[in-house]
RNA sequence: GGGCCCGUAGCUCAGCAGGAAAGAGCGCCUGCCUUCUAAGCAGGAAGUCGGAGGUUCGAUCCCUCCCGGGCCUG
Repeated sequence: GGGCCCGUAGCUCAGCAGGAAAGAGCGCCUGCCUUCUAAGCAGGAAGUCGGAGGUUCGAUCCCUCCCGGGCCUG
């Protein structure tokens, strides 16, 4: 240099041929319980869906470029 894959909440990931208010587990916060902690139960906060354009009535999901990471290869 070339090819392929990945980039969604603090972390690990889901989102199945574009459409209804973006989710799960863990973690975090609050309350209940407990002598206290842990565990358990209930509730809650947290995401410009890597960035910029494009297509479309509508994009996390399609197209282009860029950024970052991984693998293969010269």
Molecule: transfer RNA
Organism: Polyangiaceae bacterium